[in-house]
RNA sequence: GCCGGAGUGGCGAAAUCGGCAUACGCAGCGGAUUCAAAAUCCGCCGAGGUCACACUCGUGGGGGUUCGAGUCCCCCCUCCGGCA
Numbered sequence: 001g002c003c004g005g006a007g008u009g010g011c012g013a014a015a016u017c018g019g020c021a022u023a024c025g026c027a028g029c030g031g032a033u034u035c036a037a038a039a040u041c042c043g044c045c046g047a048g049g050u051c052a053c054a055c056u057c058g059u060g061g062g063g064g065u066u067c068g069a070g071u072c073c074c075c076c077c078u079c080c081g082g083c084a
Stems, first nucleotide, its partner, number of pairs: 001083007010026003019067001028044005046057003060076005
């Protein structure tokens, strides 16, 4: 230099043919249970915003297509593999 793959919550990871963004697991927080704990069960668990809701934003970064993009197209960044 060329070709291919990957990047999504704190971590791992799903999302089928473009149609609710975070399923599921781990970690964490609150509660129940216990003499106390472990285990188990229930709830919460991205950011901004609000007294609390509402609402808005959010899939590595930037643009595009589309009524609608994690998914399709273009450029860039990082990592992995192959060829030279």